[in-house]
RNA sequence: CAGCGUUCUCGGGGCGGGGUGAAAAUCCCCACCGGCGGUAGGCAACCCGGAAAGGGGUCGCAAGCCCGCAAGCGCCCGUGCCGAUCUGUCGGCGUGGGGUCAGCAGAUCCGGUCGAACUCCGGAGCCGACGGUUACAGUCCGGAUGGAAGAGAGCGGGG
Numbered sequence: 001c002a003g004c005g006u007u008c009u010c011g012g013g014g015c016g017g018g019g020u021g022a023a024a025a026u027c028c029c030c031a032c033c034g035g036c037g038g039u040a041g042g043c044a045a046c047c048c049g050g051a052a053a054g055g056g057g058u059c060g061c062a063a064g065c066c067c068g069c070a071a072g073c074g075c076c077c078g079u080g081c082c083g084a085u086c087u088g089u090c091g092g093c094g095u096g097g098g099g100u101c102a103g104c105a106g107a108u109c110c111g112g113u114c115g116a117a118c119u120c121c122g123g124a125g126c127c128g129a130c131g132g133u134u135a136c137a138g139u140c141c142g143g144a145u146g147g148a149a150g151a152g153a154g155c156g157g158g159g
Stems, first nucleotide, its partner, number of pairs: 001157001004156007016030004031139002033128002035069004042061002045058004064126002072104002075098010108124005130142003
């Protein structure tokens, strides 16, 4: 100490009030929340230089909706059980693996400043897996004391 190997640790927040109703933390009104990496004209600290201001450098933090990533579903490959069957297969439930090729799959505009804004300032908007539920869920319950994008540390190894 960039990259490489390995081990360990860490690695997601939020429904409170009112309305309707037989029933809603699921609908309606008001509210609340924002994973990981990148980018950065913002903010902070320090250093250089300077009379001062402007300037140069290092480092930390900084975007839900700018570029990517992740879990889940679906898809593809395999497999177990059950059901159906025209015996070819088809359907249901579960389970192991794959992968970003395509899908669910996402969501931003307006004004200001400026040489330049997708990121700053102001305003108004918008988005949020699957299964469950007396009624449709980003916020409740469940898979999940799981997994993971990744982050850090130790050791090996290298210089």
Model confidence (mean pLDDT): 77 of 100. A computed fold for a 159-nucleotide RNA from Rhizobium straminoryzae, annotated as FMN riboswitch aptamer (RFN element). The model forms 100% of the base pairs in the Rfam consensus.